A computed fold for a 93-nucleotide RNA from uncultured Desulfotomaculum sp., annotated as Glycine riboswitch aptamer. Its Rfam family is "Glycine riboswitch aptamer". The family is grouped with related families in Rfam's "Glycine riboswitch clan".

RNA sequence: CUGUGGGAGAGACCCGAAAAGAGGGCGCCGAAGGAGCACGAGGGCUUACCGUGCUGUGGUAACCGUUUAAACUCUCAGGCAAAAGGACUGCGG
Numbered sequence: 001c002u003g004u005g006g007g008a009g010a011g012a013c014c015c016g017a018a019a020a021g022a023g024g025g026c027g028c029c030g031a032a033g034g035a036g037c038a039c040g041a042g043g044g045c046u047u048a049c050c051g052u053g054c055u056g057u058g059g060u061a062a063c064c065g066u067u068u069a070a071a072c073u074c075u076c077a078g079g080c081a082a083a084a085g086g087a088c089u090g091c092g093g
Base pairs, nucleotide, nucleotide: 001093002092003091004090005089006088011026013025014024015023027080028079029078033076034074035073036072040067041066043064044063046062047061048060049059050058051057052056
């Protein structure tokens, strides 16, 4: 990647002549996709302190950039009966 099986959450809400769709209203969900964050790592012509002892050099701390995850956070997207979709996953190729 492909075949096949499993696979959660949350209004069959209201308006409207009229469907589950489009539009409008209110309420929700996180497991397509998307975005954000930690420890840590690494860097700096910066600052302070300490060691060494001297045109310097090493260490520690602070500060400032860089990099970095998820099933966490957000809810842009998507979704809220069934079907479909679905992260992830068993088996075969």
Taxonomically the source falls in Desulfotomaculum (Bacteria, Clostridia, Eubacteriales, Desulfotomaculaceae).